[in-house]
Context: one part of a larger RNA
RNA sequence: GGAUGAACGCUAGCGGGAGGCUUAAUACAUGCAAGUCGAGCGAGAAGGUGGUUUUCGGACUGCCGGAAAGCGGCGCACGGGUGAGUAACGCGUACGCAAUCUACCCCCCACACUGGGAUAGCCCCGGGAAACUGGGAUUAAUACCGGAUGGGCUCUAACUACCGCAUGGUGGGUUGGAGUAAAGAUUUAUUGGUGGGGGAUGAGCGUGCGUACUAUUAGCUAGUUGGUGGGGUAACGGCUCACCAAGGCGAUGAUAGUUAGGGGGCGUGAGAGCGUGAUCCCCCACACGGGUACUGAGACACGGACCCGACUCCUACGGGAGGCAGCAGUAAGGAAUAUUGGACAAUGGGCGCAAGCCUGAUCCAGCCAUCCCGCGUGCAGGAUGACGGCGCUCCGCGUUGUAAACUGCUUUUGGGUGAGAUGAAAGGCUGCGAUUGAUCGUGGUUUGACGGUAUCACCAGAAUAAGCACCGGCUAACUCCGUGCCAGCAGCCGCGGUAAUACGGAGGGUGCAAGCGUUAUCC
Numbered sequence: 001g002g003a004u005g006a007a008c009g010c011u012a013g014c015g016g017g018a019g020g021c022u023u024a025a026u027a028c029a030u031g032c033a034a035g036u037c038g039a040g041c042g043a044g045a046a047g048g049u050g051g052u053u054u055u056c057g058g059a060c061u062g063c064c065g066g067a068a069a070g071c072g073g074c075g076c077a078c079g080g081g082u083g084a085g086u087a088a089c090g091c092g093u094a095c096g097c098a099a100u101c102u103a104c105c106c107c108c109c110a111c112a113c114u115g116g117g118a119u120a121g122c123c124c125c126g127g128g129a130a131a132c133u134g135g136g137a138u139u140a141a142u143a144c145c146g147g148a149u150g151g152g153c154u155c156u157a158a159c160u161a162c163c164g165c166a167u168g169g170u171g172g173g174u175u176g177g178a179g180u181a182a183a184g185a186u187u188u189a190u191u192g193g194u195g196g197g198g199g200a201u202g203a204g205c206g207u208g209c210g211u212a213c214u215a216u217u218a219g220c221u222a223g224u225u226g227g228u229g230g231g232g233u234a235a236c237g238g239c240u241c242a243c244c245a246a247g248g249c250g251a252u253g254a255u256a257g258u259u260a261g262g263g264g265g266c267g268u269g270a271g272a273g274c275g276u277g278a279u280c281c282c283c284c285a286c287a288c289g290g291g292u293a294c295u296g297a298g299a300c301a302c303g304g305a306c307c308c309g310a311c312u313c314c315u316a317c318g319g320g321a322g323g324c325a326g327c328a329g330u331a332a333g334g335a336a337u338a339u340u341g342g343a344c345a346a347u348g349g350g351c352g353c354a355a356g357c358c359u360g361a362u363c364c365a366g367c368c369a370u371c372c373c374g375c376g377u378g379c380a381g382g383a384u385g386a387c388g389g390c391g392c393u394c395c396g397c398g399u400u401g402u403a404a405a406c407u408g409c410u411u412u413u414g415g416g417u418g419a420g421a422u423g424a425a426a427g428g429c430u431g432c433g434a435u436u437g438a439u440c441g442u443g444g445u446u447u448g449a450c451g452g453u454a455u456c457a458c459c460a461g462a463a464u465a466a467g468c469a470c471c472g473g474c475u476a477a478c479u480c481c482g483u484g485c486c487a488g489c490a491g492c493c494g495c496g497g498u499a500a501u502a503c504g505g506a507g508g509g510u511g512c513a514a515g516c517g518u519u520a521u522c523c
Base pairs, nucleotide, nucleotide: 001523002522003521004520006519007518008517009516010515013375014374015373016372017371018370019368020367021333026331027330028329030328031327032326035074036073037072040071041070047064048063049062050061051060052059053058081286082285083284090211091210092209093208094207095206096205097204100203101202105199106198107197108196109195110194111193113147114146115145116144123136124135125134126133127132152180153179154178155177156176157175158174159173160172161170162169163168184191185190186189212258213257214256219249220248221247224246225245226244227243228242229241230240231239261283262282263281264280265276266275267274268273288309289308290307291306292305311322312321313320314319339365341364342363343362347361348359349358350357351356378409379408380407381406388400389399390398391397392396415459416458417457418456419455423450427446428445429444430443431442432441433440434439467512468511469510470509471508472493473492474491478507479506480505481504482503488495489494
């Protein structure tokens, strides 16, 4: 000098953009953050309406209507948070899988025949303070289970062709055996279902190299290293197990300890490098601490399940409930970090044919000079160089100083009045045309949280707006008074003991400026 997710002191007019718990991965009140589909299914409350009847209270029944709940499907593995752990194939980079999977999406091929039994809900009877739960009866499906079919697919046996360094491979062939599918819906031409092949996307696994400090850590290792075989996985593999062999790693630093998420990047520097890993993007890990699997295409699953533990809460004492490292917010800690806001209008996501619903993702607004950028606090004229202050060689002069007063001008900003967006195109509704059509084209109309915001026009009026640090040298800027090794200053050198440009005040000056200084940290 530059930099910062900064803090502190003094000060503070405005706008735009960005950023905002670096500490306790401490504990959390409250609300919200993941649902959706009636075009899968049975059913059906409120309400409306019609009929019959009536003791005028109602009862029975039909139609419309569709709430809450339930079965089923898809989603909940995304999105959002945090950095505890991890020195590791975790990350980065380059390869590989002749050892693999992939729901939804796209393309192609083939198919969907025929049966069955349940169960939730509703209803009835119980238990319990609650959470919840037992029994009975009854019912449906794109829920579940049989049988059939198999172009294919999987496994297997025999023969055979080609290829590969190879365990072997083949969108090789022939023949045989075994196994293996399906679901419908609706507005009737759409959508969904099953099997297979290919693609796309995503994921899993392996390997080379790189990846902090300590040798005041020198030896480490028993599933350990390898083999055979069984099991397991989507898949290779001591992944796991039985047996066999005795190996494997290490001064090119094993093992142990300490510290730490990694990278793109960011800061600085001429570079080499050094430091760093906030915001944004990619990867990893975690979800009160620990463990386990279930479901599923995908999890060993933040707002799922079970068990153990700590903690908190409810309880009728028998027993139960909970997990903000989601968004706000609270307490605590701390030098220190914001609103219990608005909207789904846009972008994106889930479900749905769609309308649409959900979305603290997101888009916006609020708070904070935390940073960056921009603007303003006026401009011109004006000497009797006014008053006041300060200084001096003190009848006076110098300086503050064109500074002020005063005259003229302008109006950014602020105030007032008025106009007022882009972000919107899809989609919906509707007219017309084309079309077999639910499709396409075109016209009209409708849809904005931000927001009456940005922006623009007009009106009056200098009106609403300057501080902070420093002035011994380094280092731009000097005098007076006070003090008297005191009080104090200080980044270093050093100032102060009676003439202090170094302390405190004043006048003047210098530097930055809505900031200026200080502290901390990095180059």

The prediction has a mean pLDDT of 86. This is a predicted structure of a 523-nucleotide part of an RNA (small-subunit ribosomal RNA, 5' domain) from a Saprospiraceae bacterium. NCBI's taxonomy places the organism under Bacteria, Pseudomonadati, Bacteroidota, Saprospirales, Saprospiraceae. The RNAcentral record of the full RNA draws on SILVA.